Predicted 3D model of RNase P RNA and transfer RNA as a complex of 457 nucleotides.

RNA sequence: CAACCAGGACAGGUGGCCGCCGGCCGCGCUAUAGAAGGCGCGGCGGGAGGAAAGUCCGAGCUCCAAAGGGCAGGGUGCUGGUUAACGGCCAGCGGGGGCAACCCCAGGGAUAGUGCCACAGAAAGCAAACCGCCCCCCAACGCGGGGGUAAGGGUGAAACGGUGAGGUAAGAGCUCACCAGCGCCGGUGGUGACACUGGCGGCUCGGUAAACCCCACUCGGAGCAAGGCCAAAUAGGAAGGCGAUCGAGGGCUGCCCGCCCGAAGCCUUCGGGUUGGCUGCUGGAGGCGCCGGGUAACCGGCGUCCUAGACGAAUGGCCGCCAUCCACGGCGGGGCAACCCGCCGUGGAGACAGAACUCGGCUUAUGGCCUGGUAGGGCC
RNA sequence: GGGCCACUAGCUCAGGCGGUUAGAGCGCGGUCCUGAUAAGACCGAGGUCUGUGGUUCGAGUCCACAGUGGCCCACCA
Numbered sequence: 001c002a003a004c005c006a007g008g009a010c011a012g013g014u015g016g017c018c019g020c021c022g023g024c025c026g027c028g029c030u031a032u033a034g035a036a037g038g039c040g041c042g043g044c045g046g047g048a049g050g051a052a053a054g055u056c057c058g059a060g061c062u063c064c065a066a067a068g069g070g071c072a073g074g075g076u077g078c079u080g081g082u083u084a085a086c087g088g089c090c091a092g093c094g095g096g097g098g099c100a101a102c103c104c105c106a107g108g109g110a111u112a113g114u115g116c117c118a119c120a121g122a123a124a125g126c127a128a129a130c131c132g133c134c135c136c137c138c139a140a141c142g143c144g145g146g147g148g149u150a151a152g153g154g155u156g157a158a159a160c161g162g163u164g165a166g167g168u169a170a171g172a173g174c175u176c177a178c179c180a181g182c183g184c185c186g187g188u189g190g191u192g193a194c195a196c197u198g199g200c201g202g203c204u205c206g207g208u209a210a211a212c213c214c215c216a217c218u219c220g221g222a223g224c225a226a227g228g229c230c231a232a233a234u235a236g237g238a239a240g241g242c243g244a245u246c247g248a249g250g251g252c253u254g255c256c257c258g259c260c261c262g263a264a265g266c267c268u269u270c271g272g273g274u275u276g277g278c279u280g281c282u283g284g285a286g287g288c289g290c291c292g293g294g295u296a297a298c299c300g301g302c303g304u305c306c307u308a309g310a311c312g313a314a315u316g317g318c319c320g321c322c323a324u325c326c327a328c329g330g331c332g333g334g335g336c337a338a339c340c341c342g343c344c345g346u347g348g349a350g351a352c353a354g355a356a357c358u359c360g361g362c363u364u365a366u367g368g369c370c371u372g373g374u375a376g377g378g379c380c
Numbered sequence: 381g382g383g384c385c386a387c388u389a390g391c392u393c394a395g396g397c398g399g400u401u402a403g404a405g406c407g408c409g410g411u412c413c414u415g416a417u418a419a420g421a422c423c424g425a426g427g428u429c430u431g432u433g434g435u436u437c438g439a440g441u442c443c444a445c446a447g448u449g450g451c452c453c454a455c456c457a
Stems, first nucleotide, its partner, number of pairs: 001376001003374006010367001012322007020047002023044008049352001053363002056361005061223004068257004073219005078092005093107001094105004108214002113212002115208003125160001130153002132149006161179006180204002182201008227279004237270006249261003272456003286305008324349011381453007390406004399437001408424005430446005
């Protein structure tokens, strides 16, 4: 210098003028028995994000009487930890990719069972003979027939261990030695996944579970348009269905059991009315700093801060200065040079995007900056 | 704000539990037929199966994450 990898913080600052949203205080008017309240004016202080997004997971909170059992269904799936919880995160194990820094893995079971494996190929899962090799038969050792053979060729994504020796008509774990894998029985280390290792067994066993399935764990449903209170208005209207205690229907779950509520009503559809106010509503598993424990995620203690609550939905607009970057021009310095550095002037640029009950994650969008590292190239 | 669904040719849709070349109708282009057009007959073109990853020997199909489009919802009696 250019490329790559990992991590971190930031999301321009400041001043003036004009606005917007909500809070507190004061004054005036209004309302009232008095207040609360309403309107106006003034002052003070506050006002988006790292993703507020997608709604992909997990919780809090609220309602369904409570959240029970079984089937069905969904989710997760190495080990240990972390947490309110998780499919997140951290650390490790195993496997894979990369020269490396480092990254990725839905990573239980294929010896419980079933299914599938196109084309090619002789044969695709329990066996199998196309070429080749070997033996036999026949008048014919041949381009015929029968048998043996999975060592060689060929096909395929995948063909039933590898090397060597023995053995054989030719061959083959058929036998043996070594190596690789698997299973069983141990030993050592580790909390564990697992690693290393001893013995035995020729056991050599295909892949696929993001195919059905099996195993283990886990999941009740809905969502702030949840839910509570008040006010206003209308036709408590029409059709269909079900139904009286052996009980309709409901309990926002596909079915069953059990339980609860439960009545002359209940359900569905159509129709009618309103488009108002208050609450839930923001202080919370909260942020920041220091110390301690832990490899880390995270936890504990102390101190400090209060930091949006809108609903036709506020958080904006204009102007100036400074800082950053880019282009052009000028001046100065360094260097043999390409070029680099500094100052000044003019012009321009500054991303993705915006709360809507609240948190913890994941994913996606996005601008430049900083730190550390890796493998290269150039120069000294 | 919350819940749910669908993306395949220009348009509307098929594609059974993955199998190699993805089809149909309308539309489009050409030829024939006709004096000419329509209808009709024959032939043809046209697809990154919304995108990116993953599973698999193999993905339109299975899985995950995105993108785009669409649908539904309140209260009262």
Description
Model confidence (mean pLDDT): 76 of 100. It holds a member of the Rfam family "Bacterial RNase P class A". Gene Ontology terms of the family: dimeric ribonuclease P complex, ribonuclease P activity and tRNA processing. The family's RNA type in Rfam is ribozyme.